The part of an RNA shown here (large-subunit ribosomal RNA, domain II) has 678 nucleotides and comes from Pseudobryopsis hainanensis. A source record names the gene rnl. Its mean pLDDT, the model's own confidence on a scale to 100, is 84. The organism belongs to Pseudobryopsis, within Eukaryota. It matches the Rfam family "Bacterial large subunit ribosomal RNA". Gene Ontology terms of the family: structural constituent of ribosome and ribosome. The full RNA is in RNAcentral, with records from ENA.

Context: one part of a larger RNA
């Protein structure tokens, strides 16, 4: 890993609700007993019910409350009760598998910790403490040569114990190994045999280490199916209806109560409800503005008071281009400002028209759930960084629980809500040159950038299409020829400053026209040029501004990328036609539901309600098959909306259907399920 077998809402009792059944002003027996031991029968103790109110005494169709009720509260015009089947819930393991634990009682030191007794073992080297001895020296000692000796947790290195470092091994030869190296190696050495401490414990030259491959508390067995608000799994079929991810409280937050939202079943109630359209009446304080208030703000006038300044012995005057309250014009700004103020929503009311041949609607009671992690997108706002596929509220809308078509692909965008069936039509988003189903439509722009087929500030004689102003045959704009000059090198400043570093000033003459100079230039001069003039030659030529398309800015990590090939239209603005396109919609046929029926209409769906229903095993009644061949296995045909269910043909060899009722160990694909097989 497959494949067969097994594998999970059950039973007890206790209530609640429904259904069906007995009796019914009742209804039933419990324990226990007797018998025909299938069940009947005796048992009225108890229990619900028939009567309520009051805390209670009590009272009674009435009672409490009160001093009393004019009252006000709950009651009174009455259906129950036993059973059985369904649900649901308490209590017990209670869907099913799952713990780390906690606790008894017991087994364990043949591994390994320490310890006690009692035995073994350490090749061979090396070095040479003490003390002894000649000798020397000394008055004798110390002291010193040499020698002799053999000490030590000495050295070097095998056996042995270790185990620092690599490689190899990692489904190994090995649940800790081998190989090359390495530490001890007379010692707090190492080792055998025997023994002794034992889990709230034992030992522990101390790592929480080790105590039988198990150690922050051993293992077995019990308690015990401990608990598990966690995770995982829960097996056949169709049919109706069909949700939440919200409030609130919570030692609560991934869980619960209650409420909202869901079914199902009764009951009431409408000229009802629910949408629309219009008309009438409400309230409001948001957007936008707006500064009367609250504060915060530009700039101006008028200046309380302050400051400096003068004048004066003092009081006090006076000045002032500083400050500057108050108030006046003026220009903003506010979620916690509002003099004034909306669409919208919302609240009634009133009319109509759909819904309507279909109660869809609301109340009310009962009984069953789920939900309580919500996602994205619009639109209004909070946080953040006017940041996130970001978070945290509103309000729509999808998804959740929606299948189709469109967006290449894509849960939330777009259009559209799948009962079945059709080689039947029309249609929406969206499209029509091929991939690809429809236009190489059709008229008029615009666009040279492959813009399209990502992006800003900012830039620029790219274009196209307007406004507005100026110049122009009395000749603009360019372009081209000539001229651009004297007081003058103005003055100052400077070594120097002569139009041209710089500061002032910025006149006058000659003229068609020429600045005390536009800009290069020089050390300064000088040289070019420029404004302005004339002249050839000619017809449009500037400035500002709006606006359409485009052009620059534009750099990223695997290969370019509009879905693609391509396209100058097959790209973009306008206007028009026709097609194509979906499970929409319409036609034909069928099924179910609502419904007395026709007729309409509805029939996507997860949690989850809710009704029908198939099979499987066994039991009762009945009523058939079977060796001329049951079950079962395999194979093929029908049949049924499905689960299935019939009939043949093979094989098997002794048992099984079918109809009605009952009962359950009653339907496997999942659970690191479990079992056997491969």
């Nucleotide at each position: 890993g497959c494949c067969g077998g097994c594998g999970a809402c059950u039973c007890g009792u206790a209530u609640u609700u429904g259904a069906u059944g007995g009796c019914g002003g009742g209804g039933u027996u419990a324990a226990a007993a007797a018998g025909a031991u299938a069940c009947u029968u005796u048992g009225g103790a108890g229990c619900c019910u028939c009567a309520g109110c009051g805390a209670a005494a009590g009272c009674a169709a009435g009672u409490u409350u009160u001093a009393a009720a004019c009252g006000a509260g709950c009651a009174u015009a009455a259906a129950g009760u036993c059973a059985u089947c369904a649900a649901g819930u308490g209590c017990g393991g209670a869907c099913c598998c799952g713990a780390a634990c906690c606790c008894g009682a017991g087994u364990g030191a043949u591994c390994u910790a320490a310890c006690c007794a009692u035995g073994g073992c350490c090749a061979g080297g090396a070095a040479g403490a003490a003390g002894c001895u000649u000798g020397g020296u000394u008055a004798a000692a110390a002291c010193u040569c040499a020698g002799u000796g053999a000490a030590a947790g000495u050295c070097c290195g095998a056996a042995c114990c270790g185990a620092c470092c690599g490689a190899u091994g990692u489904u190994g030869a090995a649940a800790a190994a081998u190989c090359g190296g390495c530490g001890g190696a007379u010692g707090a050495g190492c080792u055998g045999u025997g023994g002794u401490u034992a889990g709230g414990g034992g030992u522990g030259a101390a790592a929480u280490g080790c105590c039988a491959a198990u150690c922050g508390a051993a293992c077995u067995c019990g308690g015990a199916g401990c608990u598990a608000g966690c995770u995982g799994g829960u097996u056949c079929u169709c049919c109706c209806c069909g949700a939440a991810a919200u409030g609130u409280g919570u030692u609560g937050a991934g869980g619960c109560g209650c409420a909202g939202c869901g079914c199902u079943u009764g009951a009431a109630a409408a000229c009802g409800g629910a949408c629309c359209a219009c008309a009438g009446a409400g309230g409001g304080g948001u957007a936008a503005a707006g500064c009367a208030c609250u504060g915060u703000u530009u700039c101006g006038g008028u200046g309380c008071g302050g400051g400096c300044c003068g004048u004066g012995a003092a009081a006090a005057c006076g000045g002032u281009a500083c400050c500057a309250a108050a108030u006046c014009g003026u220009c903003g700004c506010a979620a916690a400002c509002u003099c004034a103020g909306a669409a919208u929503a919302c609240u009634c009311u009133g009319u109509g028209a759909u819904g309507u041949u279909u109660u869809c609607u609301u109340u009310c009671a009962a009984g069953c759930a789920g939900u309580g992690a919500g996602a994205c997108c619009g639109u209004g706002g909070g946080g953040g960084a006017u940041a996130a596929g970001c978070u945290c509220c509103a309000u729509a809308g999808u998804c959740a629980a929606g299948a189709g078509g469109g967006a290449a692909a894509c849960a939330g965008c777009c259009c559209a809500g799948a009962u079945c069936a059709c080689c039947a039509g029309c249609u929406a988003a969206g499209g029509c040159c091929c991939c690809u189903a429809a236009a190489u439509g059709a008229u008029c722009g615009c666009u040279a950038a492959g813009u399209g087929u990502a992006a800003a500030a900012g830039g620029a004689g790219g274009u196209g299409c307007g406004a507005a102003u100026g110049c122009a045959g009395a000749g603009a704009c360019a372009a081209c020829c000539a001229g651009a000059a004297g007081g003058u090198u103005u003055g100052c400043u400077u070594a120097g400053a002569a139009g041209c570093a710089g500061c002032c000033a910025c006149c006058c003459u000659u003229a068609a026209a020429a600045g005390a100079g536009u800009g290069c230039g020089u050390a300064a001069c000088a040289g070019c040029u420029c404004a302005c003039u004339g002249g050839u030659a000619u017809a449009g030529c500037g400035u500002u501004u709006g606006u359409g398309c485009g052009c620059c800015a534009a750099a990223a990590a695997u290969g370019u990328c509009c879905g693609g090939g391509a396209c100058u239209a097959a790209g973009u603005g306008a206007u028009c036609u026709g097609c194509c396109g979906a499970a929409g919609c319409u036609g034909u046929g069928g099924g179910u539901u609502u419904g007395a029926a026709a007729a309409a209409a509805a029939c996507g769906g997860u949690a989850g309600g809710g009704g029908a229903g198939c099979g499987u095993u066994c039991c009762g009644c009945g009523g058939g098959g079977g060796g001329u061949g049951a079950a079962g296995c395999a194979g093929a045909g029908c049949u049924g909306u499905g689960a299935a269910g019939c009939u043949u043909u093979g094989u098997g060899g002794a048992c099984c259907g079918c109809g009605c009722a009952g009962a359950a160990g009653c339907g496997a694909g999942a659970a690191u399920g479990u079992u056997g097989g491969c």